[in-house]
The RNA shown here (c-di-GMP-I riboswitch aptamer) has 93 nucleotides and comes from an Acidobacteriota bacterium.

RNA sequence: CUUUGCUCAGAGCAAACUUCGAGAAAUCGGAGGACGCAGAGCUACGAGGCUUCUUCCUUCCCACCGGGAGGGAAAGCCAGUCGAGCCGCCAAA
Numbered sequence: 001c002u003u004u005g006c007u008c009a010g011a012g013c014a015a016a017c018u019u020c021g022a023g024a025a026a027u028c029g030g031a032g033g034a035c036g037c038a039g040a041g042c043u044a045c046g047a048g049g050c051u052u053c054u055u056c057c058u059u060c061c062c063a064c065c066g067g068g069a070g071g072g073a074a075a076g077c078c079a080g081u082c083g084a085g086c087c088g089c090c091a092a093a
Stems, first nucleotide, its partner, number of pairs: 002093004012037002017032006035080001041086003045083003048078003054073008
């Protein structure tokens, strides 16, 4: 340096759920808690997924203002869906 994660060491992270907070929601943060993780460290670049405050379309109610229903679109989110990029621990070959 490359490959691999059978073995060793010291660590690390923390799903569901509960609770407090932020948010329209998805989701995120703190505390508790451990299903799991050899990158469950970082980056939304590609694929994919989630949400719909807002916006667009259709439609309904309504004199107007305004309101309801359905559908589409991220600029919101997911790195614990996969790929890619960056950085990194130990061991073995």
Model confidence (mean pLDDT): 86 of 100.